[in-house]
Molecule: c-di-GMP-I riboswitch aptamer
Organism: Desulfotomaculum sp.
RNA sequence: GUUUUUAAAAGGCAAACUACAUCGAAAGAGUAGGGCGCAAAGCCAUGGGUCUAAAGCACUUUAGGUGCAUGAUUGCCAGGCUGCGGGG
Repeated sequence: GUUUUUAAAAGGCAAACUACAUCGAAAGAGUAGGGCGCAAAGCCAUGGGUCUAAAGCACUUUAGGUGCAUGAUUGCCAGGCUGCGGGG
C1' cells in the first nucleotide's frame, strides 16, 4: 500500500423510550438520561428510496382539500472521503 475481518486488547457510536422554559409549519434536529444494536451506526445529501408540505406553484369537489421539495433522513440502499486492532 492492498485485501479481509473483530478471537483478544484499547476504545468508539448510541435504537426505542423519558425529560427540556431548545430549534422547526411539519418531518425531524439538539441537549441530558438510556442502551436496541453497529466493524465504520465516523463524515459528505452525489444517485435512488422513504418522511414532511409552512411559504410558493398547479389543480379543485372551495375543503383546516389534493399534488409538488428548495426541507428531512448517512442507524434505508448505493457511491465518495477518512480512521483503530488482528490476519493474508